This is a predicted structure of a 74-nucleotide RNA (transfer RNA) from a Kiritimatiellia bacterium. Rfam family: tRNA. By type it is a transfer RNA. Model confidence (mean pLDDT): 81 of 100.
RNA sequence: GGGCUUAUAGCUCAGUUGGUUAGAGCACUUCCUUGACAUGGAAGGGGUCAGAGGUUCGAAUCCUCUUAAGCCCA
Numbered sequence: 001g002g003g004c005u006u007a008u009a010g011c012u013c014a015g016u017u018g019g020u021u022a023g024a025g026c027a028c029u030u031c032c033u034u035g036a037c038a039u040g041g042a043a044g045g046g047g048u049c050a051g052a053g054g055u056u057c058g059a060a061u062c063c064u065c066u067u068a069a070g071c072c073c074a
Stems, first nucleotide, its partner, number of pairs: 001073007010026004019057001028044005050066005
């Protein structure tokens, strides 16, 4: 220098080839239960979907560029 993959909640990930509200598990907060803790139950908070631009009525999803990490070739 060229190519490929990945980037979504604090962590690990899903998102069915663009469509109604962006989700799960664990973690966190509050309450119930206990003498207390753990377990269990109920409710809740937390996301500019890596960044910018574009296409579209509509983008986490499609296109372009950039950033970071990993791999391959030279």
The sequence was found in a public genome assembly.
NCBI's taxonomy places the organism under Bacteria, Pseudomonadati, Kiritimatiellota, Kiritimatiellia.